[in-house]
């Protein structure tokens, strides 16, 4: 950095897609270590159990328990005994003292921090930069000062109180717990002096006056700790303002404590914060309001950047702790682990009542694709309390889980060739997997075993953790896997499957040979990962500030005026908001970038720099823009002078010409059409002549000629008006330009009143066309077209080109004006302003094309465009009487739609030109009959293939067997044929026999060559193999048709052109021809065309046998003899070349006439077929991949089919006669063939043929008779035409003619009497007609290929049919008109509108009720501290009222979902139905608006 994909190719527009990165991620598959990071993005869902906020006895009171100590009851236990008792005294309980000090209270701190979450909020909520002269701060830190004397009370605690319990009543008592007084420099008025400011004011000092403080603790002391007061600091906070801060106008007006002000209240503070009066403002198009999202930021991710996109972790505010309101306590809170009260949910209950809040840590459960351990420690940093010691800390430090991400190691390393097995492939030779393996020699990172062991820790103190790291052993041992492999895009084979199965990110693959499926081998990429999916940048200049566009692609508003806004002519002077510059504050750490350093390295980390592009303050510049002021004319404007115009509006006047009405001639048709009818008309039409009526248009001038802003304006005269222009330069002095919104104009068609209608003419009616015709065409014919007046507001309202202003080469027309030269004028000429063409440079443009009238070069401003289809649709608004207009989407679906150019085909376009193409002729075909052939039918089979022209007398140049491929039956299984192996030497052949037959049994019979090793032949085995007329001509070679013997088709350099391609080769003439000539950005060349080539025509020369005889002999006869002149024959040669004349042409090619000549313009004829089209034909001539088959789709044999027969078609012969036809006689070809051949004379048969066997391997023999002609005859008939059919007799050839040959004879004697639509051939020795030959072949020809005989007619001419060819043209066509293609029905499917409704939710609003609670009244009940001697008061509690108040209720409407019978129209879907609208003149050109 680009790439794929609209095309037959090209340029272009344009959109769809990928390569690249990121992620808090999921999913598949896989899975060794570590180290740093990081993990509920979904249910602000519900939560079970345990922790998470406590400390301080050095504030207080009590003090369970322990533990010694004394005393007192006690009386175990032991010992003694005289058994009566005595000593001993434990356990135990009491009281005292000492020391311990649980757990609860009282009181201080803290709990308002740390953690969580993002619900909600579009906000001063964030950010940022300010302001407080409007404020507060516990704890901490500095300084001053100061702590004298009193008082009442209440928890703990007790109680045989109540109660389930939560609690709770009585009763005692202490403090650093409350509470009076004294003292106070602090507060609050009032007065006043100095100083300073930013308006109120601020600071500092002086007097009066009011109310206003304190605690104590420890310690032996020393002193420490703590309390009060004020000042000032830090540190945290609150308020208040400039900017920024997402969509949607299909949200356009919001707003009543709302803006202001006065009063009072109110807070720590301003302030409508609250009341009360009063004004009536405030705020919105620079977006209010409303709806809908959403926590900002630092950064993160991307990007060259500018931007775009996100707010996870880390960090900084906010804002929230089940939901809703609400205070209290406090230095802070309206309070995540505190209170009251309401909803909702959940537990407990003895039913009376009570208890609960994991968005804290771990967990459960749900939800979800999806996201961990009910873990260790307070060792380290922090944090609360204490004087400490210590005690709390799920903050935090670590460890567990998860490849979740980054990073970094490893899964060995080196030699190793017999290129090893194996796979995989094959052209079987091989190639590849591959130095890869094995082997050999080395190594030990990670894992294991064993051994030492940190740092983190300042004196102690280690959760991590015997961890990190080091040593040491031992073995290559334990450690590779995902996707790709058609193009984009590294990387290819072979199978399998056969439009199935399945792929796919786009294009697109699969319909039998798939590098695209799925498998394997291999290759390529990445690697403890790889792939997919999701979302965000990029790529995309595809929203375009940087950085796009509007003629035709998507896109200029129909057209003006003109608000707001935006942008603005010269000079001066100022001033400094923009603008530039220097400083200065601040942009918070982290990020990022640099450079340095710490973990073995990176990842991380740390440390320095740098940035942080901002915002603010100061100060300075003055050149541009702004501002202010003065001036100034050139931009605009005003005056004068003047000319031109279908500019506008009213008013009124003309002819023609249409139609009707009266009249008059006048008669049978007129109209109308491709051709008809419908229609008129004997009741007198059309036609014509006179006269009126009417109502609408205004020829010629008419002109890319005028005016106009556009729509749009045409006879003539009038009035009334509007702009432009030109020419002068008197006057204002920038007064400009553009132009969202607004406001007028605005074709046609519609609407609405009322008028008017001559001619036209939606609807309609009928005639016609037509398959149909609700249309084109004809006959009528109503709104409507016309006026007035009001709507309506649209058009392909267009130059598809917004206006406005400057530039920037010419030339040539028109129209209007002014000047100037010239002249006696007018003309022309030349300059110059306006306008309205054409060509054309330079630019530009994708090309076309623009091109001073720009689509060129710059400015300004306005409008509008962002793929195609859904759609200008729906919904909603606004506007219309309505029709509608305007405004304007979305779901869903394609990969394109789309401009402009090119090349070709095509066209019911055009020019030109050829062709037996028509046309003129001639002679058929289509009707008969009969051959053949094809279709269909049939059949056990009718074997196959050919199938418009270009299949059908076609392969087949000949099916009775055979061919034969096909059926029925019988057979065979290394084969009917090839190759190899191994055995044996005989097989064959000839005879009998059974059989249809193939075969199979008998029997006779036994080989040949040799270098002697074998070979040839045969039989018999076993396997590779044969075989196959089986598929596929759509895989293929090769060979054929056919455009067409048409003139094309191309290529090299060179030139144009972004290209695709053009040019040559188009063009002007000529030609059969791209033949030739001339011209020419072209030159010059190939293959085609013509020639060379075979034939045929003339004429020479060679040469005569088998050929010929003029002359000479001879004969029946060129038979012979002799001859080679002639005719032939076959070699050579010559000759035609437009060479020569004349005419026309350009002085060319050339053509037209002549002449010579046998032939004139290619003499005839024939072979020869460019590039190329038809996926033409052909696998059944042959070859030939690939499937298929293998006791059979292969091979033999017999019979039997291809020979079938209601029908259809092609091709053909033979007829319908007299130009015949019967008989009879009689000349005169050519070409071919001939040995398994031709087959002569003569003999025999009516014949077909037979018999003979001369002659001939051929200019010698033969075939072989040529038909036509000549003569008679027959006279228009179904015949003396015509010969099918049939029948009896026969003849041939063959093993064999039944099926299923030919051919004789003799008999028979059909249709047929010249052929309808429609059709075919021929242009001269041709057609026509008329015989002969050959090939195939035993035999079989009306086919089929030669050959000659006789021999015409007609061509004006290119309008039309057909097919070609070159140029043009116009295309929506490229598989190319047998093309695309459109719309209605039908069927599936899909998503959406619309609907009687139904049914959730949202935020408001009007009322009703009214907890908790602040505030406020308030003497109903109550009361410890002060004051009073006492009564009592102050002041408090409790009650009760009131205002405000959530939550509920009620209501009517708003807006949003869903959801609904039916319904619209919309999209999609290989082969439904009707028709052909559009693309060519699309066959009525086509399209835009509007009615029907």
């Nucleotide at each position: 950095a680009g790439a794929g994909u609209u095309u037959g190719a090209u340029c272009c527009u344009g959109g769809c897609u990928c390569a690249g990165g990121a992620c808090g991620a999921a999913c598949g598959c896989u899975g060794g270590c570590g180290g740093c990071g990081u993990g509920c993005u979904u249910a602000a869902c519900a939560c079970a159990u345990g922790c998470a906020a406590g400390u301080c006895g050095a504030a207080c009171g009590g003090g369970a328990u322990u533990a010694u100590a004394u005393a007192a009851a006690g009386g175990a236990u032991u010992u003694c005994u005289u058994c009566g008792g005595a000593a001993u005294g434990a356990a135990u309980u009491u009281a005292u003292a000492u020391a311990u000090g649980a757990g609860a209270g009282u009181g201080g701190c803290g709990a308002a921090c740390g953690g969580g979450u993002g619900a909600g909020u579009a906000a001063c909520g964030c950010g940022u930069g300010g302001g407080c002269a409007a404020c507060c701060u516990a704890c901490c830190u500095u300084u001053u000062a100061c702590a004298g004397g009193g008082g009442g009370a209440u928890a703990a605690c007790a109680c045989u109180g109540g109660g389930a319990a939560a609690c709770u009543g009585u009763g005692c008592u202490a403090a650093u717990a409350c509470c009076g007084c004294a003292u106070a420099u602090a507060a609050a008025a009032u007065u006043u002096u100095a100083u300073g400011g930013c308006a109120u004011c601020a600071u500092a000092g002086a007097a009066u006056u009011u109310a206003g403080a304190a605690a104590a603790g420890a310690g032996u002391a020393a002193u420490c700790u703590g309390g009060u007061a004020a000042a000032a600091g830090a540190u945290g906070g609150g308020c208040c303002c400039g900017c920024g801060u997402c969509c949607a106008a299909u949200u356009a007006g919001c707003u009543a404590g709302u803006u202001g002000g006065u009063a009072a209240g109110g807070u720590a503070a301003a302030a409508g914060c609250u009341u009360a009066c009063c004004a009536a403002g405030g705020c919105a198009a620079c977006g209010a309001u409303u709806g809908g999202u959403a926590g900002c930021c630092g950064a993160a991710c991307u990007g060259a950047g500018a931007g775009g996109u996100u707010g996870a972790u880390c960090g900084g505010c906010c804002a929230c702790a089940u939901u809703g309101g609400g205070a209290c306590u406090g230095a802070g809170a309206c309070a995540c682990g505190g209170c009251c009260c309401a909803g909702a949910c959940u537990c407990c209950u003895a039913c009376g009542g009570g208890g609960g809040g994991c968005a804290g840590c771990a967990g459960u459960g749900g939800g979800g694709a999806a996201u961990a351990u009910u873990g260790c420690a307070c060792a380290a940093u922090g944090g609360g309390g204490g004087a400490a010691a210590c005690c709390c800390u799920g903050a935090u430090g670590c460890a567990g889980c998860g490849a979740c991400g980054c990073c970094g190691c490893g899964u060995g390393a080196a030699g190793g060739a017999u290129g090893a097995a194996g796979g995989u492939u094959u052209u079987c030779g091989g190639a590849u997997u591959g130095u890869a393996a094995a082997c050999u020699u080395c190594u030990u990172u990670g894992a294991u075993g064993a051994g030492g062991g940190a740092a983190g820790a300042a004196a102690a103190u280690g959760a991590c953790a015997g961890u990190a790291c080091c040593u040491c052993a031992a073995a290559a041992a334990c450690a590779a896997g995902c996707c790709a492999c058609g193009g984009c895009u590294a990387a290819c084979u072979a199978c399998g499957u056969g439009c199935c199965a399945g792929c796919a990110g786009c294009c697109g693959c699969g319909g039998u040979a798939a590098u695209a499926c799925g498998u394997a081998g291999g290759u390529g990429g990445c690697a403890a990962g790889c792939g997919u999916u999701g979302u965000c940048c990029g790529g995309a200049u595809u929203u375009a500030c940087u950085g796009g566009g509007u003629g035709u692609a998507a896109a200029g508003g129909g057209c003006g005026u003109g608000u707001a806004g935006g942008c603005g002519g010269g000079g001066a002077u100022a001033u400094a908001a923009g603008u530039c510059a220097g400083a200065u504050g601040u942009g918070a750490a982290a990020u990022c970038c640099u450079g340095u350093g710490g973990c073995u390295c990176a990842a991380c980390c740390a440390c320095a720099g740098a940035a942080c592009u901002g915002c603010a303050u100061c100060u300075g510049a003055a050149a541009c823009u702004a501002u202010a002021u003065c001036u100034c004319u050139u931009g605009a404007g005003u005056g004068a002078u003047g000319g031109a115009g279908a500019g506008g509006a009213a008013a009124g006047u003309g002819g023609a010409a249409u139609u009707c009405c009266u009249a008059g001639u006048g008669u049978a048709g007129a109209g109308g059409u491709a051709a008809a009818a419908u229609u008129c008309g004997u009741a007198g039409a059309u036609a014509u002549u006179a006269g009126g009526a009417g109502g609408a248009a205004c020829a010629c001038c008419g002109g890319u000629g005028g005016c106009g802003a556009a729509g749009g304006c045409g006879a003539c005269u009038u009035u009334c008006u509007g702009g432009a222009c030109a020419u002068u330069a008197a006057c204002u002095g920038a007064c400009g330009c553009u132009g969202a919104g607004a406001c007028g104009c605005g074709a046609a068609a519609g609407c609405g009143u009322g008028g008017g209608g001559a001619g036209c003419a939606a609807a309609c009616a009928g005639g016609a066309u037509u398959a149909g015709a609700u249309a084109c065409c004809c006959u009528g014919g109503u709104a409507g077209u016309c006026c007035a007046c009001g709507c309506c507001g649209u058009a392909g309202a267009c130059g598809a080109u917004g206006a406005a202003u400057a530039c920037u080469a010419g030339g040539u027309g028109u129209a209007g004006g002014a000047g100037g030269u010239a002249u006696c004028g007018a003309c022309c000429c030349c300059u110059u302003c306006u306008g309205u063409g054409c060509c054309g440079c330079a630019g530009c443009u994708a090309a076309c094309g623009c091109a001073a009238u720009a689509a060129g070069u710059a400015u300004u401003c306005c409008a509008c465009c962002u793929g195609g289809g859904g759609a200008g649709u729906a919904c909603g608004g606004u506007c219309g009487c309505a029709a509608g207009a305007c405004u304007g989407a979305a779901a869903c679906u394609c990969a394109a739609a789309g401009g402009a150019a090119u090349u070709g085909a095509c066209g019911g376009g055009g020019a030109c030109c050829c062709g037996c193409a028509c046309a003129a002729g001639c002679a058929g075909u289509g009707g008969a009959g009969u051959a053949u052939g094809u279709g269909g039918u049939u059949u056990a089979a009718u074997u196959c293939g050919a199938u418009g022209c270009a299949a059908c007398g076609c392969g087949a140049a000949g099916a009775a067997c055979c061919u034969u491929a096909c059926c029925a039956g019988g057979a065979c299984u290394u084969g009917a044929c090839a190759u190899c192996c191994c055995u044996u030497g005989a097989c064959a052949a000839c005879u009998c026999u059974a059989g249809a037959g193939a075969u199979a049994g008998a029997g006779u019979g036994u080989u040949u060559c040799u270098u002697c090793g074998g070979a040839a032949c045969a039989a018999g085995g076993a396997g590779a193999c044969a075989g196959g007329u089986g598929g596929u001509g759509c895989a293929u070679g090769g060979u054929u048709g056919u455009c067409g013997u048409c003139a094309g088709c191309u290529c090299g350099u060179g030139u144009c052109g972004u290209g695709a391609g053009a040019u040559g080769u188009u063009g002007g003439g000529u030609u059969a021809a791209g033949u030739c000539c001339c011209g020419c950005a072209a030159c010059g060349a190939g293959c085609g065309c013509a020639a060379c080539c075979c034939u045929u025509g003339c004429u020479g020369u060679u040469a005569g046998u088998u050929g010929c005889c003029a002359u000479c002999a001879u004969u029946a006869a060129g038979u012979u003899g002799g001859g080679c002149a002639c005719u032939c024959u076959a070699g050579c040669a010559g000759g035609a070349c437009u060479g020569c004349c004349g005419g026309u042409g350009a002085c060319a090619a050339a053509u037209c006439g002549g002449a010579g000549g046998a032939a004139g313009g290619u003499g005839g004829g024939g072979a020869u077929a460019a590039c190329g089209u038809c996926a033409a034909a052909u696998c059944a001539u042959c070859a030939u991949g690939c499937c298929c088959u293998u006791u059979a789709u292969g091979u033999c044999c017999u019979g039997g089919g291809c020979u079938a027969c209601a029908c259809a078609c092609g091709u053909a012969c033979u007829a319908c006669a007299a130009u015949g036809g019967c008989u009879a006689c009689u000349a005169c070809a050519g070409a071919a063939g001939g040995a398994a051949g031709c087959g002569g004379a003569g003999c025999c048969g009516c014949g077909a043929g037979g018999u003979g066997g001369a002659g001939c391997a051929a200019a010698u023999c033969c075939c072989c008779a040529a038909a036509a002609g000549u003569a008679g005859u027959c006279u228009c008939a179904g015949u003396u035409c015509g010969g099918a059919u049939u029948g009896u007799a026969g003849g041939c050839u063959g093993c064999a003619a039944c099926u299923c040959g030919c051919c004789u004879a003799c008999a028979u004697g059909a249709a047929g009497u010249u052929g309808g639509a429609a059709u075919u051939g021929c242009u001269a020795g041709u057609a026509a007609u008329u015989g002969c030959a050959g090939g195939u072949c035993a035999g079989c020809a009306u086919a089929c290929u030669g050959c000659a005989g006789u021999g015409a007619a007609u061509a004006c001419g290119u309008u039309c049919c057909c097919g070609g060819g070159u140029c043009u043209u116009g295309u929506a066509c490229a598989c190319a008109c047998c093309g695309c293609c459109c719309g209605u029905c039908a069927a599936a499917c899909c998503a959406c509108g619309a609907g009687a409704g139904u049914u959730u939710g949202u935020a408001a609003c009007a009322c009703c009720c009214g907890a908790a609670g602040u505030c406020g009244a308030u003497a109903g009940u109550u009361u410890a501290a002060c004051c009073g001697c006492a009564a009592g008061g102050a002041g408090g509690a409790c009650g009760u009222c009131g205002c405000c108040g959530a939550a509920g209720g009620u209501g009517g409407g708003a807006c949003a979902g869903a959801u609904g019978a039916u319904u619209g129209g919309g999209g999609u879907u290989a082969a439904g139905u009707c028709g052909u609208a559009a693309c060519a003149a699309g066959g009525u050109a086509a399209c835009c608006g509007u009615a029907a």